Predicted 3D model of a 76-nucleotide RNA (transfer RNA) from a Thermoleophilales bacterium. The organism belongs to Thermoleophilales, within Bacteria.
[in-house]
RNA sequence: GGGGCAGUAGCUCAAUUGGCAGAGUUCCGGUCUCCAAAACCGGCGGUUCCAGGUUCGAGUCCUGGCUGCCCCGCCA
Numbered sequence: 001g002g003g004g005c006a007g008u009a010g011c012u013c014a015a016u017u018g019g020c021a022g023a024g025u026u027c028c029g030g031u032c033u034c035c036a037a038a039a040c041c042g043g044c045g046g047u048u049c050c051a052g053g054u055u056c057g058a059g060u061c062c063u064g065g066c067u068g069c070c071c072c073g074c075c076a
Base pairs, nucleotide, nucleotide: 001072002071003070004069005068006067007066010025011024012023013022019056027043028042029041030040031039049065050064051063052062053061
């Protein structure tokens, strides 16, 4: 330098044909317990990496960029 994959809640990950952004876990509260843990119930938590474009409508499609991983090539 070229190519591929990935980026969504604090963390790990979903999201069907473009049509209400979710789950588990963490955290907080409650039930239970002498207390705690476990279990169960509930709650908080989002600039969907960034900037544009297409569309009635974009996490999803298109363009450019950034970051991480992998492969190939070049120089040494």